The prediction has a mean pLDDT of 84. The RNA shown here (small-subunit ribosomal RNA) has 1487 nucleotides and comes from an uncultured prokaryote.
């Protein structure tokens, strides 16, 4: 300290995500010890049962008991006294119960925090004075009696005090009119010394009370709140100030510095988290505050409006005899509920604290212990060494091994824990008795302070620890393993189970699901969840941004705030430094110390960043105060201008009227209608209305704040600008609220309307067109006057100021100089383009900044939902302006790359179009497909680049299919074991495979043991599939295309993807070549090189030739002989823009022309850059995985591939006269041939038979080429054309021609008369026509392959269809246009608005009521103390009034739930309709 994650790829901006820590914690697995903490976060729900606040007989009375004593005597009873260190439930009194303890409801407040003030108060302690006399009336407890279930009382009698009242007396104490007046006490106990208390006033300490300045959550979709309210006087209350309460007077007080109002929360030291500033929290311990069932209320007290007190009222629960009554665990366990979740109904007061008491003690669920729980932190084990045969299983595997793994056994050690034996600290200080000193004292009692013996006090506790024995014994799980994150394989599953924080993974080879074997973290714990902070500079104080990523208000003026020029005194608020005081303790941090470390405990330090005094400093900022001009105004003179308002005036044009002229159309579109027009339109002249608008000038030209402003002339007005001086003397600058102006467009009143024109009507196109084009048309557009306030109101750029290189063009105005005007050069205020610095994500900005720098204002924080909803202001309305949520998905977006694409655009090619030939789509056929059918019509190929394709050849075979019949180590290969030589005759069944019987025959090598090859047979490995996946693949193929691309090195640009180079000027078939260039080479392709062909020309001559010379035939290179030709086949030559002229850039080249067989690649053919189409083959082959093995294998027999209402592709014949038919005659090439071509002969009308002769082939044969010529014949007909079809006879092949060959004769003789829309090949030896000859094959071509004869027509061009190349522009496309991508409307589910309403909450104000219980008033009632003897005073009940609490009433206003319905919104694999949007998106596109 970062990572993942939008793209093909890159920068950016921006969100989500995660890695880190931490928790009072739950869930899952899984668990050995130990030490120290911690534990109802939810219902402040509701509680059984125990305990939590009592205690003192040294206040008091009764009473009980032990001893004494003494009387009665029924001698073991009963009455009296006395004592006691006894006890004392219950009362009376005194202290305490307001402290410990509890949970956080409520409180947004002086509650809390902090630092100050004061008008108070304070039991027990403390300090000090001064007292502490003398009386009295009562009452509970008992006793009687009597009511009630009970709780509890009535009545009537007795009595005690430190209960309770007076009297005395008063130093200092209150009151005071300053005269004076008022007000106390309690005794106990004693060892007779005291002690402990009471009572008045006083010091402190320590507690409580009130005041105040600062700081404390979120909402303005809460802006105004208040009437005891703000402030006096007086008068009450308080312990005290003080509207705290009351009269009266005054009208005041809070508030954008956020007041009232709602929601939410107990505040704080501190936790956690971060470097830090921050954020977030407020369990455990500590401090404060509020609360105790709910809500009132006041008593008692020193203290309380009280948890374990009273009193009312509610709700609840229990008892009840129904008349009444009793409770209040948010005290400690502990039970029920909620709930994801949180412990015993434990021991002891031994320590430490507290209440009471003199004390002894008691009394404490506070506290100190223990129990449960791996809740959280820390320790410690679960062994150690050694051991390679790298055992054995596991898993993997290229079958060799690997890996688990020194791991384990083995061998040798060791015993911490935990198990057993024993021993055992420290937490204990005292108190108590005895005794020494010393103090007080008359005192050697006493009391106190040290000391020193003695005597006991321990829940925890079977304590910590240390020790004995034993023996590796008793102790390892969890998550993860694509990336991010460290750690990998097998197998199962097959978009199915399932994963999963995020990016995503699973559709048959998943390191991503599940298991497993390996491995990685961590470890008695491990992961998951939820919730914090970090990372997130993702709210940016530290520390961000706003042109185009969310963000500049439409402009401006200006309030309040914010800031603010030079000089200079002076303050001292802000600031800066010292010092005092306080920031509790505990944490945190630094340092020592104790438990074996360690957590954890403990000493001591440092900090605690604040706050309050107080001394001082005077630079800055602030305030008084004097000055000054460089900001800002102001006066003179001038100066450009569509700058605003208002009158008025004008010329073209459009439309209309009215009149002439003329006639049959106009008009309008892409083409057309609707429309107008014979009632005279359009068209043309004249003239007259009328209304809106102002052409050239006009100009990246003017002016205005911005909306915006254009004819002219006049009048009234606003800002700027420039020049050269006087003047005032910081008067500035920004602005929240607020105010004004603000395009269209719309609304309201009255006008006005030529032209244009929403709506609307008709036409036209379309599949529809509520549209885009026409033809019409009202609103509207114009004016007065008023609204409305929003616009892509844009420079998508807020205003003011300073300050940072030049160059240019332009408007205004000033100055200089000059050749004095078509110059120049300095200034100044605009505007405008290209550029340095500089800054930016990047385009792009650049003195008119989007560079530095300041002041102030506005807006922003991911997408969508949404500028919506609800609320609220204006508004007539329409809408406008403020402005959320829920649910949603991981993105959304900016810039730029490099592709692909466009019904963008510029340059070129190509039989692509076009000019031409011929043809195919009509007809019969043949073939191939589709469909159909069928038991099977096996199977692949399907735009172009499937369809006469796999197929160079289905009658059996081929066969893959179908029926039937048969086999099961197989038809085939390799191994083992037996038995046979192999191999053969020949007979039976059976359709045949097969079966079952039969004959002949003993080979071959040999170390004599057997081998070798073959055959039957038998085991098992295993063969065997034309079964599946061409989307698991290899190979070879096809296609773009014989298109000019495709690419690397280094270098330089640029953060970057990428550019560059490969772009540009020229040229080419060509990325071919030149040239020029931040490039410079370089590879693959292109060209050549290689084969055929077209001239020569050299060798070479047989099977080929035959010119001259010869022979010989009725004829023929048949012979001889020859090598001239031809031809054959080896080698050479030639062609290269080389040569001349011209264009061209002095280049490449490109045009003509000479000479040549041949001219610009002669012609053709091989030959396919990098890559596309998941292109097309698993059925040539070959292979990875899955499938099947008495069958998907293997064999036979048939039978299918040859069906057939149709559609399609590809061919043949043809439709005829350039033709058909009869006759005669005439030129090839290239190939085949021994299972074979197969002559001559002869038969047959022909297919062909018969023959056999000759060739393993330039010698023989297949083998006559045909078209073409030449005669004759048809005469335009369904023919002398055309041949399908059928009938009949036949010939070949071949076991076999039914289904199913292929030819021949004869006989008959269909459609068809040149072919709709559309399509198709072809640029020269081509197209058209002609026939030859081959693979394949027994037999079967109209097909394919090659082969020759005959032999054209046209190309102006490059506008347009189709393809393709380069370069350029757009884009929301990258699966790349067969993209992408919008609403509507159905379905399904979410989560929200309205909504007649309904139901609850907390709450304003009005009146009503009105318990306790205070307070005022009141003599109806009743009364001890004291009395001046009163019908006194005081008291008590009562009654009544003021306040109130609950409760019910109307009525507002809020806020949750809910609601028939219904309205958008968001999601959600394949629905419907249409295409709006990205290119000009086919009408640019938005607002």
């Nucleotide at each position: 300290a970062g990572a993942g994650u939008u793209u093909g790829a890159u920068c950016c901006u921006g969100g989500c995500u995660c890695a880190g820590a931490g928790c009072g914690a739950a869930c899952g697995c899984u668990g050995g010890c130990g030490g120290c903490a911690u534990g109802c976060u939810u219902a402040a729900c509701a509680c059984a049962u125990g305990c939590a606040a009592g205690u003192c007989g040294a206040a008091c009375g009764a009473g009980g008991g032990c001893c004494c004593g003494g009387a009665g005597c029924u001698u073991g009873c009963u009455c009296c006294g006395g004592u006691c260190a006894c006890c004392c439930u219950a009362g009376u009194g005194g202290c305490g119960g307001a402290c410990g303890g509890g949970g956080g409801a409520g409180u947004a407040a002086c509650g809390c925090g902090u630092g100050g003030g004061a008008a108070u108060c304070u039991g027990c302690c403390u300090u000090g004075c001064a007292g502490u006399g003398g009386g009295g009336a009562a009452u509970a407890a008992c006793g009687g009696u009597u009511g009630g279930a009970a709780a509890c009382g009535g009545c009537c009698g007795c009595u005690a005090a430190u209960a309770c009242c007076g009297c005395a007396u008063a130093c200092g104490c209150c009151c005071u009119u300053c005269g004076g007046g008022g007000g106390a006490a309690a005794g106990g106990c004693u060892u007779c010394g005291g002690c402990c208390g009471c009572u008045g006033c006083u010091u402190g300490a320590g507690g409580a009370u009130c005041c105040c300045g600062c700081g404390u959550c979120c909402g303005a979709u809460u802006a105004g709140c208040u009437u005891g309210u703000u402030g006096g006087u007086g008068g009450g209350g308080u312990a005290a100030c003080g509207g705290c309460c009351u009269a009266c007077c005054a009208a005041g007080g809070c508030g954008a510095c956020g007041a009232u109002c709602g929601g939410u929360a107990g505040c704080u030291g501190g936790u956690c988290u971060g470097a830090g500033a921050g954020g977030a929290u407020g369990a455990u311990c500590a401090g404060c505050c509020a609360c105790a069932c709910u809500g009132g209320g006041a008593c008692u007290g020193a203290g309380a409006c009280a948890c374990g007190g009273c009193c009312c009222a509610g709700a609840c629960u229990c008892c009840u005899a129904c008349g009444g009554g009793a409770g209040g665990c948010a005290g400690c366990a502990g039970u029920g509920g909620g709930g994801a979740a949180u412990u015993u109904u434990g021991g002891a007061c031994a320590a430490u604290g507290g209440g009471g008491g003199a004390a002894a003690c008691c009394c404490u669920g506070a506290u100190c212990c223990a129990g449960c729980a791996a809740u959280a932190c820390c320790g410690c084990g679960u062994g150690u060494g050694u051991g390679a045969a790298g055992a054995a299983g596991g898993c993997c595997u290229g079958a060799g091994g690997g890996u688990u793994g020194u791991a384990a056994a083995g061998c040798a050690c060791u015993u911490u824990c935990a198990a057993u034996u024993g021993u055992g600290a420290a937490g204990a200080a005292a108190a108590g008795u005895u005794u020494g000193a010393g103090g007080u004292u008359a005192a050697u009692a006493g009391c106190c302070u040290c000391g020193a013996a003695u005597c006991u006090u321990g829940a925890c506790g079977u304590u910590a620890a240390c020790u004995u024995u034993a023996g590796a014994a008793g102790a390892a799980g969890c998550a993860c393993c694509g990336g991010c994150u460290a750690a990998c394989u097998c197998u199962g599953u097959g978009c199915c189970a399932g994963c999963a924080g995020c990016c995503g993974c699973g559709g048959u080879a998943a390191u991503a699901c599940a298991g497993a074997g390996g491995g990685u973290g961590c470890g008695a714990g491990c992961g998951u969840u939820a919730a914090u902070c970090g990372g997130a500079a993702u709210u940016a104080c530290u520390g961000g941004g706003c042109g185009u990523a969310a963000a500049g208000c439409g402009u401006a003026c200006g309030u309040a705030g914010g800031c603010g020029g030079u000089u200079u005194a002076g303050u001292a608020a802000g600031u800066c430094a010292g010092a005092u005081g306080u920031g509790a303790a505990a944490g945190c941090c630094c340092u020592g110390g104790g438990c074996u470390c360690a957590a954890c405990c403990u000493g001591g330090g440092a900090a605690c960043u604040g706050c309050a005094u107080u001394u001082g400093a005077a630079a800055c900022u602030g305030c008084u105060g004097a000055a000054c001009u460089a900001g800002a105004g102001u006066g003179u003179g001038g100066u450009a201008g569509a700058g605003g308002g208002a009158a008025g005036u004008g010329g073209a044009a459009u439309u209309c009227a009215g009149g002439g002229u003329g006639u049959a159309g106009c008009g309008g579109u892409g083409a057309a209608a609707u429309g107008c027009g014979u009632a005279g339109a359009u068209a043309u002249c004249c003239u007259g209305a009328g209304g809106a608008a102002c052409a050239c000038c006009a100009g990246u030209g003017g002016c205005g704040a911005a909306g915006g402003c254009g004819a002219c002339u006049u009048c009234c007005u606003g800002g700027a600008c420039c020049a050269a001086c006087a003047c005032u003397g910081a008067c500035g600058c920004u602005g929240a609220g607020g105010u004004a102006c603000g395009a269209a467009a719309g609304c309201g009143u009255g006008g006005g309307u030529a032209g244009c024109a929403a709506a609307c009507a008709g036409g036209u196109a379309a599949a529809g067109a509520u549209a885009c084009c026409c033809u019409g048309g009202u609103a509207g557009u114009c004016c007065a006057c008023g609204c409305c306030g929003u616009a892509a109101a844009c420079g998508a750029u807020g205003u003011c100021a300073a300050c940072u290189a030049g160059u240019u063009g332009u408007u205004g105005g000033g100055a200089g100089c000059a050749u004095c005007u078509g110059g120049c050069u300095c200034u100044u205020a605009g505007u405008a383009c290209a550029g340095u610095a500089g800054a930016u994500a990047a385009c792009g900005c650049g003195a008119u900044a989007a560079g530095u720098u300041g002041a102030c204002c506005g807006a922003c924080u991911g997408g969508g939902g949404a500028g919506u909803a609800c609320g609220g202001c204006a508004g007539c309305a329409a809408g406008g302006u403020u402005a959320a949520a829920a649910a949603u998905a991981a993105a959304a977006g900016g810039a730029a790359u490099u592709g692909a694409c466009g019904g963008g655009g510029g340059c070129c090619c190509g039989c692509a179009c076009a000019a031409g030939c011929g043809g195919u789509g009509g007809a019969g056929c043949a073939u191939g497909u589709g469909g159909u059918u069928u038991a099977a019509u096996u199977c692949g190929a399907u735009g172009c680049a499937a369809c006469g394709c796999g197929a160079a050849g289905a009658a059996c075979c081929u066969u893959a299919c179908c029926u039937g019949g048969u086999u099961u180590u197989g038809a085939c290969a390799u191994c083992c074991u037996g038995c046979g030589a192999a191999c053969u005759u020949u007979c039976u069944a059976g359709a045949g495979a097969u079966a079952g019987a039969u004959u002949g025959g003993u080979g071959c090598c040999u170390u004599c043991g057997g081998g070798a090859a073959c055959g039957c047979a038998g085991u098992g490995a295993c063969a065997g599939g034309u079964g599946c996946u061409g989307c698991a693949u290899g190979g070879a193929u096809g296609u773009c295309g014989u298109c000019a691309g495709c690419u690397c090195g280094u270098g330089u640009u640029g953060u970057g993807a990428a550019a560059u180079g490969u772009u540009g000027g020229g040229u080419u078939a060509a990325g071919u070549c030149c040239c020029g260039c931040a490039a410079c080479g370089a590879g693959c392709g292109c060209a050549a090189c290689c084969c055929c062909u077209a001239u020569c020309c050299u060798u070479a001559u047989u099977u080929g030739c035959c010119a001259g010379c010869g022979c010989g035939u009725u004829a023929u290179g048949g012979c001889g002989a020859g090598a001239a030709c031809u031809u054959u086949a080896a080698g050479g030559a030639g062609a290269c823009c080389g040569c001349c002229g011209g264009u061209g850039a002095c280049a490449a080249a490109c045009c003509g022309g000479a000479g040549g067989a041949a001219g610009g690649u002669g012609g053709g053919g091989a030959c396919g850059a990098c890559g596309u189409c998941a292109a097309g083959u698993c059925a040539u082959c070959a292979u990875g995985g899955c499938c099947c093995u008495u069958a998907c294998g293997a064999c036979c027999a048939g039978g299918g591939c040859u069906a057939c209402a149709c559609a399609c592709g590809u061919g043949c014949u043809a439709c005829a006269a350039u033709g058909g038919g009869a006759a005669g005659g005439a030129c090839a090439a290239a190939g085949a041939g021994c299972c074979g071509c197969g002559a001559a002969g002869c038969c047959g009308c022909g297919a062909g038979g018969u023959g056999u002769a000759g060739c393993u082939a330039a010698u023989c044969u297949c083998a006559u080429a045909a078209a073409u010529c030449u005669u004759c014949u048809c005469g335009u007909a369904g023919u002398c054309c055309g041949g399908a079809u059928u009938g009949g006879a036949g010939u070949c092949u071949g076991c076999a021609a039914c289904u199913c060959g292929a030819c021949u004769c004869c006989a008959a003789g269909a459609a068809g008369u040149c072919g709709g829309a559309a399509u198709c090949g072809c640029u020269a030896g081509u197209a058209a026509u002609c026939g030859u000859a081959g693979a394949u094959c027994a037999g079967a071509a109209u097909g394919c392959u090659a082969c020759g004869g005959u032999g054209a027509a046209u190309a102006c061009g490059u506008u347009c269809c189709c393809g393709g190349g380069c370069c350029u522009u757009g884009u929301a496309c990258a699966c790349a246009c067969c993209g992408c991508c919008c609403g509507u409307c159905a379905c399904a589910c979410c989560a929200u608005g309205g909504g007649u309403g309904u139901g609850g909450g907390a709450u304003g104000c009005a009146a009503c009521a009105g318990a306790a219980g205070u307070g005022g008033c009141u003599a109806g009632u009743c009364u001890a103390a004291c009395u001046u003897a009163g019908u006194g005073a005081g008291g008590a009940c009562g009654g009544u009034c003021a306040c109130c609490a609950c409760g019910g009433u109307g009525u507002g206003a809020u806020u949750c739930a809910u609601g028939a319905c219904u309205g958008g919104g968001g999601u959600a694999a394949a629905g419907u309709c249409g295409u709006a949007a990205c290119a000009a998106g086919g009408u640019a596109a938005c607002c």